The RNA shown here (small-subunit ribosomal RNA) has 1503 nucleotides and comes from uncultured Psychroflexus sp. RNAcentral holds the sequence, with entries from ENA and SILVA. The coordinates come from a structure-prediction model, not an experiment, and the mean pLDDT is 83.

RNA sequence: AUUAGAGUUUGAUCCUGGCUCAGGAUGAACGCUAGCGGCAGGCCUAACACAUGCAAGUCGAGGGGUAACGCUGAGUGCUUGCACUCAGGCGAUGACCGGCGCACGGGUGCGUAACGCGUAUACAAUCUACCCUUUACUAAGGAAUAGCCCAUGGAAACGUGGAUUAAUGCCUUAUAGUACGCAGACCUCGCAUGAGCGUCUGGGUUAAAGAUUGCGGUAAAGGAUGAGUAUGCGUCCUAUUAGCUAUUAUGUAGGGUAACGGCCUACAUAGGCAAUGAUAGGUAGGGGUUCUGAGAGGGAGAUCCCCCACACUGGUACUGAGACACGGACCAGACUCCUACGGGAGGCAGCAGUGAGGAAUAUUGGACAAUGGGAGCAAUCCUGAUCCAGCCAUGCCGCGUGCAGGAAGACGGUCCUAUGGAUUGUAAACUGCUUUUAUACAGGAAGAAAAAGCCCGACGAGUCGGGUGUUGACGGUACUGUAUGAAUAAGGAUCGGCUAACUCCGUGCCAGCAGCCGCGGUAAUACGGAGGAUCCGAGCGUUAUCCGGAAUUAUUGGGUUUAAAGGGUCCGUAGGCGGGAUAAUAAGUCAGUGGUGAAAGUUUGUGGCUCAACCAUAAAAUUGCCAUUGAUACUGUUAUUCUUGAGUUAUUGUGAAGUGGUUAGAAUGUGUAGUGUAGCGGUGAAAUGCAUAGAUAUUACACAGAAUACCAAUUGCGAAGGCAGAUCACUAACAAUGCACUGACGCUGAUGGACGAAAGCGUAGGUAGCGAACAGGAUUAGAUACCCUGGUAGUCUACGCAGUAAACGAUGGUUACUAGCUGUUUGUCUCAAUUGAGAGAUGAGUGGCUAAGCGAAAGUGAUAAGUAACCCACCUGGGGAGUACGUUCGCAAGAAUGAAACUCAAAGGAAUUGACGGGGGCCCGCACAAGCGGUGGAGCAUGUGGUUUAAUUCGAUGAUACGCGAGGAACCUUACCAGGGCUUAAAUGCAAAUUGACAGGUCUAGAAAUAGAUUUUUCUUCGGACAAUUAGCAAGGUGCUGCAUGGUUGUCGUCAGCUCGUGCCGUGAGGUGUCAGGUUAAGUCCUAUAACGAGCGCAACCCCUAUGGUUAGUUGCUAACAGGUUAAGCUGAGAACUCUAGCCAGACUGCCGGUGUAAACCGCGAGGAAGGUGGGGAUGACGUCAAAUCAUCACGGCCCUUACGUCCUGGGCUACACACGUGCUACAAUGGCGCGUACAGAGGGCUGCCAACUCGCGAGAGUGAGCCAAUCCCUUAAAGCGCGUCGUAGUCCGGAUCGGAGUCUGCAACUCGACUCCGUGAAGUCGGAAUCGCUAGUAAUCGCGAAUCAGAAUGUCGCGGUGAAUACGUUCCCGGGCCUUGUACACACCGCCCGUCACACCAUGGGAGUGGACUGCACCAGAAGUGGUUAGCCUAACCUUCGGGAGGACGAUCACCACGGUGUGGUUCAUGACUGGGGUGAAGUCGUAACAAGGUAACCAAU
Repeated sequence: AUUAGAGUUUGAUCCUGGCUCAGGAUGAACGCUAGCGGCAGGCCUAACACAUGCAAGUCGAGGGGUAACGCUGAGUGCUUGCACUCAGGCGAUGACCGGCGCACGGGUGCGUAACGCGUAUACAAUCUACCCUUUACUAAGGAAUAGCCCAUGGAAACGUGGAUUAAUGCCUUAUAGUACGCAGACCUCGCAUGAGCGUCUGGGUUAAAGAUUGCGGUAAAGGAUGAGUAUGCGUCCUAUUAGCUAUUAUGUAGGGUAACGGCCUACAUAGGCAAUGAUAGGUAGGGGUUCUGAGAGGGAGAUCCCCCACACUGGUACUGAGACACGGACCAGACUCCUACGGGAGGCAGCAGUGAGGAAUAUUGGACAAUGGGAGCAAUCCUGAUCCAGCCAUGCCGCGUGCAGGAAGACGGUCCUAUGGAUUGUAAACUGCUUUUAUACAGGAAGAAAAAGCCCGACGAGUCGGGUGUUGACGGUACUGUAUGAAUAAGGAUCGGCUAACUCCGUGCCAGCAGCCGCGGUAAUACGGAGGAUCCGAGCGUUAUCCGGAAUUAUUGGGUUUAAAGGGUCCGUAGGCGGGAUAAUAAGUCAGUGGUGAAAGUUUGUGGCUCAACCAUAAAAUUGCCAUUGAUACUGUUAUUCUUGAGUUAUUGUGAAGUGGUUAGAAUGUGUAGUGUAGCGGUGAAAUGCAUAGAUAUUACACAGAAUACCAAUUGCGAAGGCAGAUCACUAACAAUGCACUGACGCUGAUGGACGAAAGCGUAGGUAGCGAACAGGAUUAGAUACCCUGGUAGUCUACGCAGUAAACGAUGGUUACUAGCUGUUUGUCUCAAUUGAGAGAUGAGUGGCUAAGCGAAAGUGAUAAGUAACCCACCUGGGGAGUACGUUCGCAAGAAUGAAACUCAAAGGAAUUGACGGGGGCCCGCACAAGCGGUGGAGCAUGUGGUUUAAUUCGAUGAUACGCGAGGAACCUUACCAGGGCUUAAAUGCAAAUUGACAGGUCUAGAAAUAGAUUUUUCUUCGGACAAUUAGCAAGGUGCUGCAUGGUUGUCGUCAGCUCGUGCCGUGAGGUGUCAGGUUAAGUCCUAUAACGAGCGCAACCCCUAUGGUUAGUUGCUAACAGGUUAAGCUGAGAACUCUAGCCAGACUGCCGGUGUAAACCGCGAGGAAGGUGGGGAUGACGUCAAAUCAUCACGGCCCUUACGUCCUGGGCUACACACGUGCUACAAUGGCGCGUACAGAGGGCUGCCAACUCGCGAGAGUGAGCCAAUCCCUUAAAGCGCGUCGUAGUCCGGAUCGGAGUCUGCAACUCGACUCCGUGAAGUCGGAAUCGCUAGUAAUCGCGAAUCAGAAUGUCGCGGUGAAUACGUUCCCGGGCCUUGUACACACCGCCCGUCACACCAUGGGAGUGGACUGCACCAGAAGUGGUUAGCCUAACCUUCGGGAGGACGAUCACCACGGUGUGGUUCAUGACUGGGGUGAAGUCGUAACAAGGUAACCAAU
C1' cells in the first nucleotide's frame, strides 16, 4: 500500500456456462462546439517517389602560389581625384598540394528468433587517433608530383600530352632500447595449456619535420576513453514442421587476423544436434521503461536514454586509429533527369517542403545568444545537433465567462385533476459591487558564465588568481502599473433496466432506435420534436485498440457420476514421486557480507516557476545476477544397516478363469417305414404358404448342426471384453494359515506393446434353427415399416485382418485414515456338541440401509462422490464438426489425429409448480348400461348460414350462437335503402337584443315533411310574468375500438375445491398443513400425524311445499238450529269443518339392535304427517376462456358537424335453386267423429274484464247489469267417464295448399295481420348413419292462465289434471375430482419438433487448370574487387661493373563471387466451368422420426 459488482437461458428456482455493461489508458481519428495561458506531443499507412534550399568543414602559425577583395607603393591618361596598368610588398586568400575531421552528431526499423538484446563473467587470445603521466630522441641526404604555363579532345561530365615547382607529401641512410622476432641458461607464478609488465648472453629488424619557439614530430611504458572477441543464464507462435547435418563434429599441420577459432586450406577420424523440441514454417528490432491490475500476471515497445541493424536494391573492396562508410569510391540492376545520341548525372529512413497512400499527423521560419561538436595558438569559421518562434483542444494542468440583493413568484413557454394550479424560477427585469481575463497606454527582466584586449599579483621562460571590459535569436516576450466598463467569452451527451435524470405532441412493426436485454402493429418515459431534468464542462460524445471486471487457462486461484471433461483394459520404457535408523557431504534451502543492477522514470522528503502540470535536489526502491563466509532440520548424493512395504517358499482351499480333446440327453429339422383323414398353419381379423401325388397329428428307426432346461442366486471367476451339460490333460490366478528367506527390490506411467463384444472383410470348411437383403400376403390415404408366410449373406469351426460400442459404476490407478446396523460367497481359529442344528472371533470378496462429511441438487457415504498424498489422462459457450485439409494405419469398410470461415445469445444439469399422456390407482355425474319418449324422413312455424337485393340494419356463431338480444317489424318501432327537406328538431340553463307573437282553426300546393294565404287573439298589481325570434355558449351521432374500460352475463360447476397466519423442512423455487387409513353428497367428519389454527367455498340460517296447534272470521265456509226456493249458504245465525294468513310446534341418526377405536354405516326396526340433505327454489369460492355486450346503460381515446346529425313519404328487415338448428301437427282404433256428463289450480281486468238478452251457421255485432275484485267478469277446463259410429283404407286418418265469401283491430291489412264459413284435400303408413331428454308426483300425456300487445304465438314464463317403466353394475364412451408416474410441454398436446425437396443470400471443401510470391537441388554464366601466377608491356628515388638488377605499375590468366539464365522439386496466396455438404431466411411442399408406454420404449456401434 491492498481485492465491490450488474444485466441476460426459466412459469418460477438453484447451478453450470457463455455473451454484454459500469473503470482506466491512447502518438489516436470522426461529429457537434470553442475564451485564455503554461508544459508536453505531432506520418502508427508507401524502408513509396522526390522539385528547390540548407544539414561538414577547418587550418596561410605546413606548402607552392596570387584568381577575387582591400591597403600601400610605382607608372600612364589627365578633368587633381577619377580611370587604367604594374608590383605578393602587406592585410588576406578562390582553386591546388598537405594535416586533422568527415566512423561523431542527426534519421529510420527493412532485415534479424541471433551471443542481436538483457544480465553476470572472461580475454594468460586483443587493438585504441585526439587527451593525461613518464622516459628518450628530433641527425644526414635525395627523387618526384598537383597547382601555374603551353598544346589538345569532348555538347557536357571530364580528360590527354609536354615543360617546370614546393612542403609537416614521398624515399634512402645514420643512431637506439624497457619495442618485435629467434636461440640458450636460471628464477618466480599458475589447476593446466602456459605466463612473467623476472634476470643474463648471442645475433637479426624498424624512427623522426618542421616552425614566427606559443606549438608540433618520433620511439617506448602506463592511465583514461572507445572498440573487438568468448562464455553461463534469460528471450514469441506452430508437432496438421520429427528427424537435421558434409566443414557437418573433432584432431594434426599450415595460412590469415589487432586477436582466439573450420575463419580458410590439406590430411585423418565418424562424428555432432534433437521430444528438456533439433530442423522447417510464421511473426518480430531488443532493453531501460510504459498501460492495466490488490497482487501474481496480461498488453505495448511513440516521445526521452542505452545497444543493434540499415542508408534506392544486390555485391565489393580502398583509405584510415577506427568504415566494408546516410550527404566517399567501383561494379551490376530498377527508376528518374540531361544529351549535339557519341555519352553522362542522381539517391531526403538529415531539416523544412512536394506528390502519392490514408480515418489521420505541422513552417520550404529565426539564431549560433546559451549548451555541445569539428578545425585552429587564437581571433574566428562551420554546425536544420541545439536553442527558440509558427501551426494543431492531440493530451495533462491552471484561470475565466461575474458576485450580492431582488416575489408582482411578472411576461412568454411547457404540463395538469384546467374559473385554478405546478414548473421554467432569484432565473429575468431592476439596484448595488468587483475587474481575473480581453482592450488601450506606460514601465520592463532573469537566462551572461566567459574568451580576446588592458591593469595588478604569485612562482623560474609559462601557467594560475583578482580587477576592468564585450556579447541576447527568443523579445519590448514573461512580469508590473494605470484607465474604461459586466463590459470580450458555453457547449455536448443522456433521461426503459443496467445507470444519475419524465412529461406532452407526432408517427403507427412504418419511419426509425439499439452496448446487452430489447422498443415501434393508435394512448411509445425506448422512434422524431418540444418543455423540463441529469452528468460532464472548453470541452462533450462516438469509433478503434489494450488491461480490468474474467476465479472465463485457475502458481497465487477451477474442474471431470448426471452440466464440457476418466484413456475400453492391462503390461511396461523415459520421467515424476517414494518406508525405518546412523554417519558423511553441502547441490537444493536459509542467514550475513561484498560487487553490480547507467541516467531518466517510480515512491517519499525538501525546494523553484503566484498554484498545478512541469522542473531541481536528496533518499528509498530497483523483488535480479555474481562472488564469498556460515548453518544443516528437511529434500538430494554417498556409505552402512533394519523389516513393517514388496516379493519368494510350504501347506490347505476356491471358482461358468483360459486352451485342446473326448462324450451325454432333451428339443428342432430332414429322410425312410407304419397308423390315419381333411384339413393344417397363422392373425386383432385374414391371406400368402403346406396338404388327397395323403399334409398336420401320431409311432419306430436313422442322420445333421447349433445351443446346454432344472441346479441358478443383488452367486462365483477374470485386467477388461467376457465366461455355464459332463469329463480328461495342460496353463494361469486368487485367498487363508505358518515358519523360513531376500532386504525398499515400491507406486504411477507420456511415447510403445499386448488383449479387446457385436457387426464387418479375406481364405478354407460347415449350415439344424434363427435370420439383414429380397419375394409374397396383409394393414394403410400411402406403408419401400410395425404383423404373417418364405428366405440369401451371416450366425458355427480354423487361420488372418479390423480395433470400434451407452467398451457404463456414464465414477483412472495406488496408499493411509474416518460412527454404525444387516445379508451373502469362500477360508482360518475358539467354544459348545451323540447325531442334527449352533455361538463367538478374525481375513479376503460381493450386496442393502444409514451418521458425520461432501454435493447445484438428485444423491454418495469404509467398494466415497469424505479427509489427505503421489502419478497419468481429459475439459474451457452452442452450432458448424468429430466435419474439411494434411498425415499415419487398413484389402476395403473405415479408424486415429483434428481445424477454420460463418452463425446464435444462449445451449445445458438438477430439482419445483402446473398442464398433458393412445401411463397407473381410487371415486363421482342420466356419463354409460337398464328403461320411457323424442330428433334425424313429411308438411308447416320459427331462427341461422348461403344466395339475391337499392336495402334485405346490427350483434350472437364448438360445447357456452341458431323460437338467441326480440316478452311480440303492416306505419311507428328502425338503426337499413330510394327520394324529398332542415341546419339546431327535442331537453336544460346562461346572459344580451327584438317582438307580442306563437300555437290553434280554415283554404291552396304537395306523397308527406313542409311552404304559402287567411282568420282570431296575451295577462298585469305596470315591477314583471309568459311565449316566440335572432346570434353565442352548449348540443347531436344505434359512427369505430368489448383487444383501452365500468357494470352486467354465459361456461367449467352447485364441481369440492381455493387460500392465509404462525411454526417446521428445503440454499431456493417451493413443500408441509390440504398427505396416509377410514367415511361422506361434500377439504363432511373421525383416527393417525411437524404441524397448530383460521378465511372464502360445502352444510345450515331465507322462501315455497308436506302435519298439527293457536289467533282472527269477510267478499271465503255451513255441522247443528230456524226461515226459504223448481234449485242454490239464498237469508237469520254460527266460529265447529274446509279455507284464508300471521305466530308457534315438529326431524336431531334423538331412541333400539348389530359392526366399528371413532366418524359413520347397516336394519321391510320402533315412534311419526314426514327419516337420514323429506321435496323444490334462491344462493355460484379462488379463478379460466384478451368468452359476450361501446346497439340497454355508463365511459377513455379517435372520427362526422348544410352531416356519419335530424324530419318526412314509400320500400326493406317477411326475398328463395339450397343447407342446418329448435318446435308444432301428423301418419291413426290406447284412435277419429257425434251426443251426453264430472272434477282444477294459478293468474288477469277501467283506453279494461264483460254477465244476461237479441241477431248471425260462425268469426262476431247490437242493447246492456255487475266489478277498481276471496264479492263481478275472463271461466264451458281438457284428457276422463257413458252411449253410438267408423274397421285398417292414404281412410269419417292427416290437414298443407289453393279458390270464394266474410269478421275484427287499426289513419291504413297490396307487399305483410289474426280469425270465421263454404269448397279444395298435398306430403305423410313411425322415419338411414347418427343423435337428444328424463330416476318420481319425474318422464309421457291433457288442458288453463299471464307478460308483450291497437291487432297479431306452434315461442317464452307460470298453473294444475291423469300418471309410468328401469337402474345388474362401473368393463367401455364423455366430463370432472384426488393420489402417483413420465415429459425435450409452460401461448402449457389445437404443445413441442425432425428430415428431404423448392426459392433467396452468405462463408467454405473438392475441381481440368490458370496466375503470382518465397524457396531447395543440379548445371550454365561470371561485372567490379581481393588473392595467386605471369613467358607480354611500362618503370623517378635503392644498388650497379652503367650492360643491367632489385622492387613496382599496367596487361593477361586462375580461384572465389553478385546480378542473370536453364531444368526439376517444395511451400504458400489468389482465381476457376462444374460440384459437395453447411449456415441463415416470411405463414412454401411431403410426411410425422423424437419428447407421454409419443401410439413398434428410446439410445450406442456396425452392416